[in-house]
RNA sequence: UCCAGUCGAUGCUGCUGGAGGAUACCGCUAUCGGAUUUCGACAGCCAUGCAAGUCAGCUGUAUCACUUGAUACGGCGGCGUACGGCUGAGUAACAUGUAGUCAACCUACCGUAAAGAGGGGGACACCCACGGGAAACUGUGGUUAAUCCCACAUAGGCUAUGGCAUCUGGAAGGAGCCAUAGUUGAAAAAGUUGUAAAUUGGAGCAUUACUGCUUUACGAUGGGACUGCACCUGAUCAGGCAGAUGGCGGGGUAACGGCCCACCAUACCUAUAACCAGUAGGGGAUAUGAGAGUAUAGGCCCCCAGAAGGGCACUGAGACAAGGGCCCUAGCGCUACGGCGUGCAGCAGGCGCGCAAACUCCACAAUGCACGUAAGUGUGAUGGGGGGAAUCCGAGUGGUUCACUUCGGUGAACCUUUUGCCAAGUAUAGCAAGCUUGGCGAAUAAGUGCCGGGCAAGACCGGUGCCAGCCGCCACGGUAAUACCGGCGGCACAAGUGGUAUCCACGAUUAUUGGGCUUAAAGCGCUCGUAGCUGGCUUACACCGUCUCAUGUGAAAUAUUGGCGCUCAACGUCAAUGCGUGCAUGAGAUACCUGUAGGCUAGGGAGCGGGUGAGGUAAGGGGUACUCAUGAGGGAGGGGUAAAAUCCUGUAAUCUUAUGAGGACCAACGGUGGCGAAGGCGCCUUACCAGAACGCAUCCGACAGUGAGGAGCGAAGGCUAGGAGAACGAAUCGGAUUAGAUACCCGAGUAGCCCUAGCAGUAAAUUAUGCAGACUCUGGUGUUGCAAAUGUCUUGAACGUUUGCAGUACCGUAGCGAAAGUGUUAAGUCUGCCGCCUGGGGAGUACGGCCGCAAGGUUAAAACUUAAAGCAAUUGGCGGGGGAGCACACAAGGGGUGGAUGUUGCGGUUUAAUUGAAUAAUACGUCGGGAAUAUUACCGGGAGCGACGGCAGUGUGAAGGCCAGACUAAAGAUCUUGCCUGACGAGCCGAGAGGUAGUGCAUGGCGAUCGUCAGCUCGUGGUGUGAACUGUCCGGUUAAGUCCGGUAACGAGCGAGACCUCUGUUGGCAGUUGCUACCUGUUCUGCGAAGAACGGGGCACUCUGCCGAGACCGCCUCUGUUUAAAGAGGAGGAAGGAAGGGGCGACGGUACGUCAGUAUGCUCUGAAUCUCCCGGGCUACACGUGACAUACAAAGGUUGGCACAAUGGGCUGCAACGCCGAAAGGCGAAGCCAAUCCCCUAAAACCAACCCAGGUUCGGAUUGAGGGUUGCAACUCACCCUCAUGAAGCUGGAAUCCCUAGUAAUCGCAUGUCACCAUCGUGCGGUGAAUCUGUCCCUGCUCCUUGCACACACCGCCUGCCAAGUCACCCAAGUGGGGCUUUAAUGAGGCAGCGUCUUUUGAUGCUUUCGAAUUAAAGUUCUGUGAGGAGGGCUAAGGCAUAACAAGGUAUCC
Repeated sequence: UCCAGUCGAUGCUGCUGGAGGAUACCGCUAUCGGAUUUCGACAGCCAUGCAAGUCAGCUGUAUCACUUGAUACGGCGGCGUACGGCUGAGUAACAUGUAGUCAACCUACCGUAAAGAGGGGGACACCCACGGGAAACUGUGGUUAAUCCCACAUAGGCUAUGGCAUCUGGAAGGAGCCAUAGUUGAAAAAGUUGUAAAUUGGAGCAUUACUGCUUUACGAUGGGACUGCACCUGAUCAGGCAGAUGGCGGGGUAACGGCCCACCAUACCUAUAACCAGUAGGGGAUAUGAGAGUAUAGGCCCCCAGAAGGGCACUGAGACAAGGGCCCUAGCGCUACGGCGUGCAGCAGGCGCGCAAACUCCACAAUGCACGUAAGUGUGAUGGGGGGAAUCCGAGUGGUUCACUUCGGUGAACCUUUUGCCAAGUAUAGCAAGCUUGGCGAAUAAGUGCCGGGCAAGACCGGUGCCAGCCGCCACGGUAAUACCGGCGGCACAAGUGGUAUCCACGAUUAUUGGGCUUAAAGCGCUCGUAGCUGGCUUACACCGUCUCAUGUGAAAUAUUGGCGCUCAACGUCAAUGCGUGCAUGAGAUACCUGUAGGCUAGGGAGCGGGUGAGGUAAGGGGUACUCAUGAGGGAGGGGUAAAAUCCUGUAAUCUUAUGAGGACCAACGGUGGCGAAGGCGCCUUACCAGAACGCAUCCGACAGUGAGGAGCGAAGGCUAGGAGAACGAAUCGGAUUAGAUACCCGAGUAGCCCUAGCAGUAAAUUAUGCAGACUCUGGUGUUGCAAAUGUCUUGAACGUUUGCAGUACCGUAGCGAAAGUGUUAAGUCUGCCGCCUGGGGAGUACGGCCGCAAGGUUAAAACUUAAAGCAAUUGGCGGGGGAGCACACAAGGGGUGGAUGUUGCGGUUUAAUUGAAUAAUACGUCGGGAAUAUUACCGGGAGCGACGGCAGUGUGAAGGCCAGACUAAAGAUCUUGCCUGACGAGCCGAGAGGUAGUGCAUGGCGAUCGUCAGCUCGUGGUGUGAACUGUCCGGUUAAGUCCGGUAACGAGCGAGACCUCUGUUGGCAGUUGCUACCUGUUCUGCGAAGAACGGGGCACUCUGCCGAGACCGCCUCUGUUUAAAGAGGAGGAAGGAAGGGGCGACGGUACGUCAGUAUGCUCUGAAUCUCCCGGGCUACACGUGACAUACAAAGGUUGGCACAAUGGGCUGCAACGCCGAAAGGCGAAGCCAAUCCCCUAAAACCAACCCAGGUUCGGAUUGAGGGUUGCAACUCACCCUCAUGAAGCUGGAAUCCCUAGUAAUCGCAUGUCACCAUCGUGCGGUGAAUCUGUCCCUGCUCCUUGCACACACCGCCUGCCAAGUCACCCAAGUGGGGCUUUAAUGAGGCAGCGUCUUUUGAUGCUUUCGAAUUAAAGUUCUGUGAGGAGGGCUAAGGCAUAACAAGGUAUCC
């Protein structure tokens, strides 16, 4: 002091998680020492041992010794056992803490002072005798001592009355003194000591120095009681309480008191939280935190409480005592069944329980305690040791040099010995540690967690493959995992290190310090008003708060600082300080606050004035429309919708007109106008009631603000009762729509809407903004009301201007805000008061309470679940949103497809295989994919192949070759027999070559498409917290982000354009293989004119090629705002506004296509997924479909004649020409490696003839026969020719495609592939139209804007119901258990009283009262379970619909 996580990105709100510290347990690991106030949580149960005894009072027994003793065990007696130790169940309380009080009290032992202890009497143990009983124990009789017990005496105490008025004190009710009366009433000459006597007995005497005893007073110590303040949670606990509150009188106690009792009264507590429920020992302190705080109560210290659960008293100074007693209950043990015993929450230890916690140790040496004069005894208090990774602290696990090193270390030599081991001394109660000295030897000693981010540390290797697993959170894992599991390496800490749980911090996420509430959670629907909180100016006093000073106290330990002592430290100790933030008392200050007493007028209220207003209530009046009724007219439809139908109508509708009735409503005026607290209020008049503003400054004099509870008002809808009922209209019925339509639309229509009287009490009751007050350098523009000043005239309730106040709107500065926004009407700066919020869901739900006739309202959770839910704004995308522009997008036209037959591709099916890829536009005559074999990847069969290394084998012959036979479709491939040759070897393990094997979702490259659409960006500057925006927008314009003008932008880049190429015009140059106007030669034809062929000149023309020119809105007119960009028309021109084609494809998207063209990572295969051979398949065929060919005919067909191209190609090639054949073709063969030769006759067109509207002289499928060509090969499965055959088809449903000019349509030609095969692709030329000068309706694209809950981006998101699984909760007939209370019964036992027995002690009986416990019933509360029921949460791929998000397709919501 932050960091990660909501989003495509941003800011915010908000929570979740991480990082720090602490405590307990757990995992792995572990060398040593020191210190510590460390170590069973379940008040569950406990075997065994120990934890409280001691003593010159008295006395006994035994043993030893012996004169006057000792030891052991007892009894009576004294003191102690009320301490110490343990635990935290109960307790929300004067329990605790703190400060006080006792004038309402006690105190053994201790201290000080004073006085004293006289003379008597008695009992019971032990013991003896006899009994009972299993035992525990106990009965009867007898003897006895004392510091045992009793009475008397004395001193004294207590009570009452009267007196004195002395003392303390704030105050006498206290103390003191005197008198009287009553009552009560001590003691231990015990011990020691001394002396003496005497003998086995301890007598007598003396003494008071010592110990003890009695009384009184004081003190000290310890306790008891009372009081102020502090003291957890819940209001889903709001009323509680009968000893309850008080009084009088008693009882009881050490002592006050309803502590208890009798009587009387009816109080008392409570929103400042009584009562009830839950939880809990309290504090010093401990953890954490900067602090304020929050959490905790384990150890140590202080206090309290408890001793298996509960009650009771006794003894005593002290207990209601548990290592004492009695009783009940539950448990356990013994038992002879009659009865007994027992209480580890003392130290050890055991069982159960559990995540969890030690030895059945030593010693009284130290410290303390009990007893004792003392010596001493006892002490599981305590002091020590043992165990535990409980905590804290300290030390070590080596160092130096050299060599090597992957720089991490490894090795060698040397050094040191803390520690360790051994030994001696010292030390200790004892052991050990420690200390001193000596010896040995680098020896005896490093782990845990982590390495994707947060968060320090791997883009290392292997394995795994949404599996196994990891993960606090985000997230990782689906074949290249820095995230899983190992290895290696690294990082952090280190004798430790991690995990789990809890607490604090982080969290300003409970906010006093220090938060919020328009939209994120959050202002009550509104007003009045109680308590409370807060409160104008001024004077005086008081001094409660406040402030200052002083005193006392706030234990020690703990904390801080300094010093000292353990080798240092931890630790201990001394001193100072601090803390306990406090309380109490005293003295002072008086500004503020408060209080008291006055005064004032600026707040507030009252009054007066003239106006304003849909303010309210009640009554009366009016108006149009509507419906109905009646009369009249009229005569076929009306109504309704997108279109219809239901419906009304011949019993006369709709329509027109007249009259009447009824109920509801109140147009225009009407307005971001008015009024009201809000809901709300709209024809006119009247009455009553109320409010606000303005003006005046007459009165009161702080009377005020807010407002928990409370009260009132409160739209629509709903409910009750009674009316009314025209229109409208939930429900309902009918008609449509639809897959359905319980809807939207239409026709009817009940409740309701209306009135009266009530109930209800909610709305998105919204300005999503509580009420009141003050302030702000600011402002601007309207409008309503009032007032003032002024001006005008039409002199009015007039109009205009300015100003003031009050309201109501818009814009906007500063400020504020996450932003949107707000902005004197604040969401700004302050103040007072109230309400409300604390992640999302569950849920405004359940239960309980209150209210309601009901519907329901109000108050209001939890379990569980979840990492987000949300707000504002941004960029995109989208919209059955809007605007602008564009495109063969539509429209206007032309021609097709979809129907038939065929060709070809695809799907499907079939098959041994029918290899694979592509498969919306952007696959389907595509992979140049026209596959007979090959191709070939598929299927069947057969065969072959391993560089290099290792092992086995091999001159006793490896591998190889071969005749014959067998096997086979065939084969020295294999096998048999044999021959030749002579060094390697595929049998095994590795490793390779190869792979059209996998992955196009690992890739490169190339391609398709958005799209030749006009877009995509950057630098600097500016705006915004930021994502982002601006630029790129606006007005024009363009094919264009093309250009111009404006503009917080100015510029620039990639695209567009320019550019390149072809065609169109022209100039120059060039002239072979091209050309031939002109000149000329030869030959031929012809009577001739003339023509043709070949040659020589020639380069004019054509052509070919190179270099240039030309077109730029340049010129004119008009439009464009004057202009500009530009547009329309015109001139000239071969060409006119981009002249026409083509190339060139921005940033990017589509995980588009291709691993099968090549390349390539990884994976796989590796004697088979490699290579070769034969055969088959890719050509199948019920079907569906895309693209095309040919047609259906007369714009035609057939026959004959006849004319005009261009592009291309050519060597195992193109082939002239000749011959043969009916033809396909065959046999010869010149020329040409090509502007030279060849392919090469173009066809449609044109001319002539025939056909005559028919399944034809249309159409040509299919089939038969014969022939030809290519090729090893033509069956599956090629092409061509001839003859014969002559199918469907007579112009094609819904739907759909292409095309804007040399285009469509139509006609042929060349070429690619190619041995052969073209209805395909790519080119070429011939003939050659129609329509469009429009639009955004369909399909899309671009820009601007708007909405969004979308961002995988509408093929989006998302809701409800049903079905399945699971979890927790709720209701519930019941059923079981616990707590508490009340009542009743029984009633152990205790206090007290009375009686009887008894010499007392005691025993026993009765009564009253208290009363545990048990039983029963009732109430209340908590809890377990519960058939069944209801909703909720969660759960990759279930069903039905599509409600919401866009105008979400009926705007949404309350």